Transfer RNA from a Myxococcales bacterium, 73 nucleotides, folded computationally. Its Rfam family is "tRNA". Rfam classes the family as a transfer RNA. The sequence was found in a public genome assembly.
RNA sequence: GGGCGAGUCGCCUAAUGGAAGGGCAGCCGGCUUAAACCCGGCCUCCGUAUGGGUUCGAACCCCAUCUCGCCCA
Numbered sequence: 001g002g003g004c005g006a007g008u009c010g011c012c013u014a015a016u017g018g019a020a021g022g023g024c025a026g027c028c029g030g031c032u033u034a035a036a037c038c039c040g041g042c043c044u045c046c047g048u049a050u051g052g053g054u055u056c057g058a059a060c061c062c063c064a065u066c067u068c069g070c071c072c073a
Stems, first nucleotide, its partner, number of pairs: 001072007010024004018056001026042005049065005
C1' cells in the first nucleotide's frame, strides 16, 4: 500500500428498515449474628465509532473517515 471482517449501556451479547432487548455487574429490600448463596424490586436520563447520503422512517442500505483484528504484497 491492497483485500476482508469488527465497532451497540460499566462488561458481554441480540435485534434481516417500523426505532434498541437480554445476561453479568451495580443499587435497594428480604433471608443471615454478619456476609456469601438464594429470593423480590429497580436499572430512568444516558448507550448503536465519527461525518454525510438514501428513505415517510436507518444499529441495519450507500459513501468517506477513525480505531482494532486477520490475510496478501